A computed fold for an 89-nucleotide RNA from an Acidimicrobiia bacterium, annotated as SAM riboswitch aptamer (S box leader).
The coordinates come from a structure-prediction model, not an experiment, and the mean pLDDT is 88.
Taxonomically the source falls in Acidimicrobiia (Bacteria, Bacillati, Actinomycetota).

């Protein structure tokens, strides 16, 4: 890369650098940004997919160490299409 399983209307931000674009991509809306948006750093947080550990005879539950992921709007909205985890290969 390409299959597969499962999940995507819950949840969660603060300084600091930067300086104009972002919202994956495309089309059409709409939406955030000089009151500084995105995107980097540093802390914090959020959830509980695997993995540790603790309960349970199992289903199951608990924790939040460890790995990931995430912290605008329902994956922003339709259509395509796509993201996250996990075992494979």
């Nucleotide at each position: 890369a390409c299959a597969c399983c499962a999940u995507c209307c819950a949840g969660a931000g603060c300084g600091g650098u930067c300086g104009a674009g972002g919202g994956a991509c495309g089309u059409g809306g709409c939406c955030c940004g000089a009151c500084g948006a995105c995107a980097c750093c540093g802390c914090c947080g959020c959830a509980a997919c695997c993995g540790a550990c603790c309960c349970g005879u199992a289903c199951g539950g608990g924790c939040a160490c460890g790995g990931u992921g995430c912290g605008a709007a329902c994956g922003c909205c339709a259509c395509g299409c796509g993201a996250u985890g996990g075992a494979g290969a």

Its Rfam family is "SAM riboswitch aptamer (S box leader)". Gene Ontology term of the family: regulation of gene expression.